[in-house]
RNA sequence: GAGGCGCACGCGGGAGAGACCUUAGGGCGCCGAAGAGGCAAAUCCUCCCCGGAAACUUUCAGGCAAAAGGACCGCGUGGGCAGG
Numbered sequence: 001g002a003g004g005c006g007c008a009c010g011c012g013g014g015a016g017a018g019a020c021c022u023u024a025g026g027g028c029g030c031c032g033a034a035g036a037g038g039c040a041a042a043u044c045c046u047c048c049c050c051g052g053a054a055a056c057u058u059u060c061a062g063g064c065a066a067a068a069g070g071a072c073c074g075c076g077u078g079g080g081c082a083g084g
Base pairs, nucleotide, nucleotide: 004081005080007078008077009076010075011074012073013072018028020027021026029064030063031062035060036058037057038056043051
């Protein structure tokens, strides 16, 4: 110097499900891609314990017109970490 991992910010893309009912309070029905929770195999010479992922799963939270948000993907910028 070029790369790897990870973080933050900016730009672009970004799904699903009632513009439901009710005078209000609330009620019923749904969605999963913020966050959160849960689990397997591999893993060992053998056995036990612990660990063991997610876009899977639970729907706590959140959401079900638009807006906002939004996992993830692409581009850019700035630090950080480890190794060679």